[in-house]
Context: one part of a larger RNA
RNA sequence: CUGGGCGUAAAGCGCGUGUAGGCGGUUAGAUAAGUUGGGUGUGAAAUCCCUGGGCUCAACCUGGGAACUGCACUAGAUACUGUCUAACUAGAGUAUGGUAGAGGGAAGUGGAAUUUCAGGUGUAGCGGUGAAAUGCGUAGAUAUCUGAAGGAACAUCAGUGGCGAAGGCGACUUGCUGGUCUAAUACUGACGCUGAGGAGCGAAAGCGUGGGGAGCAAACGGGAUUAGAUACCCCGGUAGUCCACGCCGUAAACGAUGUCAACUAGCCGUUGGGGGUCUUAAUCCUUUAGUAUCGUAGCUAACGCGAUAAGUUCUCCGCCUGGGGAGUACGGCCGCAAGGUUAAAACUC
Repeated sequence: CUGGGCGUAAAGCGCGUGUAGGCGGUUAGAUAAGUUGGGUGUGAAAUCCCUGGGCUCAACCUGGGAACUGCACUAGAUACUGUCUAACUAGAGUAUGGUAGAGGGAAGUGGAAUUUCAGGUGUAGCGGUGAAAUGCGUAGAUAUCUGAAGGAACAUCAGUGGCGAAGGCGACUUGCUGGUCUAAUACUGACGCUGAGGAGCGAAAGCGUGGGGAGCAAACGGGAUUAGAUACCCCGGUAGUCCACGCCGUAAACGAUGUCAACUAGCCGUUGGGGGUCUUAAUCCUUUAGUAUCGUAGCUAACGCGAUAAGUUCUCCGCCUGGGGAGUACGGCCGCAAGGUUAAAACUC
């Protein structure tokens, strides 16, 4: 490279957006680049192959033929692909009316609880554990009542419920804003799909500057446990967790399952729309867009998947190629750093 693969064996980029590129709906016409049959020229000789001949045979030498699967030119063909022209509406999109939602960012507001502070009542314990101790407390704790401050998170509702491309999103109100779904028309007329690079988003932890700091809590200190205990348990406790701006760019970033499209038995649940049965019923039927549990065919090494496919096809991208060495070294790029990304070999089994 080919071939075969990528849910769990090695393998789907964390996610979308999008450049080049690749692929691309229906009809008619034109063209003839690809495609296709013919002709002409060329495709040196030798070699190989076929068939003769010569060395006694053979190797070897030699005559003829075929072949040289190619290239160029030429006049044709026109189904398919391409290009051009004209049109179409089934893909895609726009307008209009509805629609559910923790989708996003901003400002404001709220109650419960913890902690602290101030004051009242009140007295000897509280706290903690398997049991204890460290710790707090007669300088009045714990408990209880009143008031104040401050930060963080939003009980119930809550649901294999919803929304978002993913990360993720949950108190309430306001205004700003993205997407979905749906009904009936009208319009545009292939405007589409994928997407190497690129640029963007991207949990937690971490980093920089400035704030903030109630609770929790790496590090750290102490008490226990233990043979020891740099742990598990307990008492404390700083970064951090929170906010603003800027970095980092990684996760079991998981459905361990890339994206678009089409087709292929069913039953049942649930969320959001629409229609109908015509009457009221908290109904039933039906149709869509999600989502969940089973399951047929089929697939699978099995487990399992099964219209939300891992079935049957198709488009484009990414990735894999025995284990270790190693996601390491070196170099490049990025980063303030931590490190990230790209990514070997020797050697060894």